RNA sequence: GAGGCCGAGAGGCGCUGCAACGGACCUGGGUCCGCCACGCUCGGCCGCUUUCCGAAACCGCACCAAGGGCGCCUCCCAGCA
Numbered sequence: 001g002a003g004g005c006c007g008a009g010a011g012g013c014g015c016u017g018c019a020a021c022g023g024a025c026c027u028g029g030g031u032c033c034g035c036c037a038c039g040c041u042c043g044g045c046c047g048c049u050u051u052c053c054g055a056a057a058c059c060g061c062a063c064c065a066a067g068g069g070c071g072c073c074u075c076c077c078a079g080c081a
Base pairs, nucleotide, nucleotide: 001048003046004045005044006043007042008041009040010074011073012072013071014070015069018039021034022033023032024031025030026029038067
């Protein structure tokens, strides 16, 4: 660094729909239909690959997220009326 699993980021409903995915047709690839708004971030684990360091591991304390098309609603905190 890519990938997989788990957890967390307070929840719900509706709409549109890109990517991915599925199907049909045509075949460099494209079109149509379906589905679709955690696909994001953080933490832990697994194991693959690569690089760096030389003690690593371990323990204690403090602090602690940021985002996610549109509309509505619930919940939580604070303030105002």